Predicted 3D model of a 681-nucleotide part of an RNA (large-subunit ribosomal RNA, domain II) from a Candidatus Microgenomatia bacterium. The full RNA is in RNAcentral, with records from ENA. Its mean pLDDT, the model's own confidence on a scale to 100, is 84. Its Rfam family is "Bacterial large subunit ribosomal RNA".
Context: one part of a larger RNA
RNA sequence: GCCGGCGAGUUACUCAACACAGCAAGGUUAACCGAUAAGUUCCGGGAAGCCGAAGGGAAACCAAGUCUUAACAGGGCGUGUAGUUGUGUUGUGUAGACCCGAAACCAGGUGAGCUAACCAUGAGCAGGUUGAAGGUUGGAGAAAUCCAACUGGAGGACCGAACCGUUUAAUGUCGCAAAAUUAUCGGAUGACUUGUGGUUAGAGGUAAUAUGCCUAACGAACCUGGAGAUAGCUGGUUCUCCUCGAAACAUGUUUUGGCAUGGCCUCGUAUUUACAAUAUGGGGGGUAGAGUUACUGAAUGAACUUUACGAGUAAAAUCGUGACUUUCAACCAAACUCCGAAUACCCAUAUCAAUUGUACGGGAGUCAGUACGCGGGGGCUAAGCUCCGCGGGCGAAAGGGAAACAUCCCAGACCCACAAAUAAGGUCUCUAAAUAUACAUUAAGUGGUAAAAGACGUGUCAUUUCUCAGACACCUAGGAGGUCGGCUCAGAAGCAGCCAUCCUUGAAAGAAAGCGUAACAGCUCACUAGCCGAGAGAUACACGACUGAAGACGUAACGAGGCUAAAUGUAUUACCGAAUUUUGGGAUUGCAUCGUAAGAUGUGAUGGUAGAGGAGCGUUCUUGUGGCUUUGAAGGCGAACCGGAAGGUUCUCUGGAGCAGCAAGAAGUGAGAAUGCCGGC
Numbered sequence: 001g002c003c004g005g006c007g008a009g010u011u012a013c014u015c016a017a018c019a020c021a022g023c024a025a026g027g028u029u030a031a032c033c034g035a036u037a038a039g040u041u042c043c044g045g046g047a048a049g050c051c052g053a054a055g056g057g058a059a060a061c062c063a064a065g066u067c068u069u070a071a072c073a074g075g076g077c078g079u080g081u082a083g084u085u086g087u088g089u090u091g092u093g094u095a096g097a098c099c100c101g102a103a104a105c106c107a108g109g110u111g112a113g114c115u116a117a118c119c120a121u122g123a124g125c126a127g128g129u130u131g132a133a134g135g136u137u138g139g140a141g142a143a144a145u146c147c148a149a150c151u152g153g154a155g156g157a158c159c160g161a162a163c164c165g166u167u168u169a170a171u172g173u174c175g176c177a178a179a180a181u182u183a184u185c186g187g188a189u190g191a192c193u194u195g196u197g198g199u200u201a202g203a204g205g206u207a208a209u210a211u212g213c214c215u216a217a218c219g220a221a222c223c224u225g226g227a228g229a230u231a232g233c234u235g236g237u238u239c240u241c242c243u244c245g246a247a248a249c250a251u252g253u254u255u256u257g258g259c260a261u262g263g264c265c266u267c268g269u270a271u272u273u274a275c276a277a278u279a280u281g282g283g284g285g286g287u288a289g290a291g292u293u294a295c296u297g298a299a300u301g302a303a304c305u306u307u308a309c310g311a312g313u314a315a316a317a318u319c320g321u322g323a324c325u326u327u328c329a330a331c332c333a334a335a336c337u338c339c340g341a342a343u344a345c346c347c348a349u350a351u352c353a354a355u356u357g358u359a360c361g362g363g364a365g366u367c368a369g370u371a372c373g374c375g376g377g378g379g380c381u382a383a384g385c386u387c388c389g390c391g392g393g394c395g396a397a398a399g400g401g402a403a404a405c406a407u408c409c410c411a412g413a414c415c416c417a418c419a420a421a422u423a424a425g426g427u428c429u430c431u432a433a434a435u436a437u438a439c440a441u442u443a444a445g446u447g448g449u450a451a452a453a454g455a456c457g458u459g460u461c462a463u464u465u466c467u468c469a470g471a472c473a474c475c476u477a478g479g480a481g482g483u484c485g486g487c488u489c490a491g492a493a494g495c496a497g498c499c500a501u502c503c504u505u506g507a508a509a510g511a512a513a514g515c516g517u518a519a520c521a522g523c524u525c526a527c528u529a530g531c532c533g534a535g536a537g538a539u540a541c542a543c544g545a546c547u548g549a550a551g552a553c554g555u556a557a558c559g560a561g562g563c564u565a566a567a568u569g570u571a572u573u574a575c576c577g578a579a580u581u582u583u584g585g586g587a588u589u590g591c592a593u594c595g596u597a598a599g600a601u602g603u604g605a606u607g608g609u610a611g612a613g614g615a616g617c618g619u620u621c622u623u624g625u626g627g628c629u630u631u632g633a634a635g636g637c638g639a640a641c642c643g644g645a646a647g648g649u650u651c652u653c654u655g656g657a658g659c660a661g662c663a664a665g666a667a668g669u670g671a672g673a674a675u676g677c678c679g680g681c
Stems, first nucleotide, its partner, number of pairs: 001681006011095003015091009026051003032045003055062002065077004098236002101233001105226006116200009125190001127159003130155001134151007163187003168183004202218001204214003211220001239616006249262005263366002265363007274356001277351007289339001290337002296333002300329004306323006369394002372391007399410003414586004419582003425576003428561003434573001436572006447563001453547002456544005462539005475530004480504003485499003510525001513524003587606008617670001619667007627659002635654002638651005
């Protein structure tokens, strides 16, 4: 891992609701007793007790009433009869209470044959080296004392076996081994090593403390018991079909992955259109928008009046800065509003209609949601971000499209069909259907990725300006004088800066648009004439190009091939295309009509997780009944047939002794999952 077997809502009592049954203003017995072949069963006894038939009040008490009260007012709770006992189902509570699962806690015991420390008594340490104190002899010295040689044999001394340990590396890692082997390495007369016997015990011991060790897992040993500890947690929970069908929200919570109540689902009873939608009529509002001498706040520029200061002048004028008055123009607001929608919401009337609404009662589940569109807050008008509101989806929804793709687009699957019409989306091939039609656009493979910005291409019977009184572009010529304007300045001559910006001559020429000079000078421009001879410039719209433009397996930013349409725009026709719709057949079911009923007809419905409700299949045992079986029961391999499913029937073979139908009853009643348990392979 596979196969087989085992494996999870039970039982008792309580309360509640529903269904059925008995009796009924009543219902019912319990323990126990008797009978009986009977510890069973049934029959006969047994009203003790319980519920109900009357309530109100704290109570006394009163009573169809009573309580409150000063009250005869008002108000509260009652009064108009249906209960009760049993059985079943569902749920609550108390019990282990659907099953398995802790780490832990407590009690009583068992352990120091491992290991830690200690006690008692024994044992062991090849060989080599070093050479302390002391001693002897000799020498020096006044002495204390010192020196030399020899002797001596100290040491948690040195090297190194046994022995004890285990530094490093490799091997080993289902090993030789649940800690080893090989090489290497530390101690090796010591705080050394070791034998035997003994002591210390878990709220403890022992410990040169490592939380180490206390019999191969010790921050508190092991065994048994309390014990089925508890587990708001994880996992698992076994046959079928039919109807309906959620939630991921609010409030509270030592509460946030749990609960309770409400919301949303389901079943029953009652009501019977009360609901929803649409239309009409009537309402309140302060959002979007808009507005800003209509308030509050924010806020830009200009002009004018007055005025302060400064500059300026002989004095004025004039100028600068600030304030004020008035006027004009521009502009903002979630916590501004003189205004002000669409929707939404409330009420009424009408229409329409279904598994509508409302009340009461039984049973739930849900309390982690999610992407998308729209209105917003937070964030960076970041996030497959986060928090609200509205909506349809996914969740719990299959089918078609989007290459693939819970959430996007189309569309809601009762079953069968080698029939038809369509949706989104498509129609060259892969690949079902147009190499469709008409007119345009694009040349970029744009289509088939991207911005600000920057020299561009093409199209348009769109607008506009100039133009034979000669435009636009090139070319030729002029582009002057007062004047070097005034001021400033070392200089300021059109061209550093400030102010002014006139006049003249003229076809035209700025007190100068740019380059240039230290300043001049110089070169252009505007503007003008000539030459030339017919278009030229700007804007708008459409499509397109280039730069901007960097990534990791191989093109790789059309699904591919490939396409100049098989791209884009406008218009048109045909076709393909889904579990949609239609057609034919069938099943279940709501409602209506008909019918005593069975049923028939008509018209609707039948996706579905959690979950509610309904109807069934099968297994074991029991009772009753009537059957089968050695002329072959159950069980087994295989096959055929029947039923909407769980399933059922029959036949061949096997097997060799019991079995099943019908009507009921009772459950150790259905396995694929629980790192399930046991066995086999």